[in-house]
This is a predicted structure of a 71-nucleotide RNA (transfer RNA) from a bacterium. It was read from a public genome assembly. The coordinates come from a structure-prediction model, not an experiment, and the mean pLDDT is 84.
């Protein structure tokens, strides 16, 4: 400085351009004499800004972290 990839919930990890989901976590409740296991519920998210679309996690631009390559 050139070029490739990545960014979604507290943590990890899915999503043909069409309801954003799992799984731990944490909250309640069952269950036990307690716990722990299990079972039922609930909680919580798409890095920013902007375009294109009837519609964007997805597709174009610019940006800000980070992580390979090469100089």
């Nucleotide at each position: 400085c050139g070029g490739g990839g990545a960014a979604u919930a507290g943590u990890a990890u899915a999503a043909u351009g069409g309801c954003a989901g799992u799984a731990c976590g944490c909250g309640g409740c069952c269950u036990u004499c307690g716990g722990g296991u299990g079972g039922c519920u609930g909680u919580a998210g798409u890095c920013c800004g902007g375009g294109u679309c009837c519609g964007a996690c997805u597709c174009c631009c610019g940006g800000u972290u980070c992580c390979c390559c090469g100089a």
It matches the Rfam family "tRNA". About the family: Transfer RNA (tRNA) molecules are approximately 80 nucleotides in length.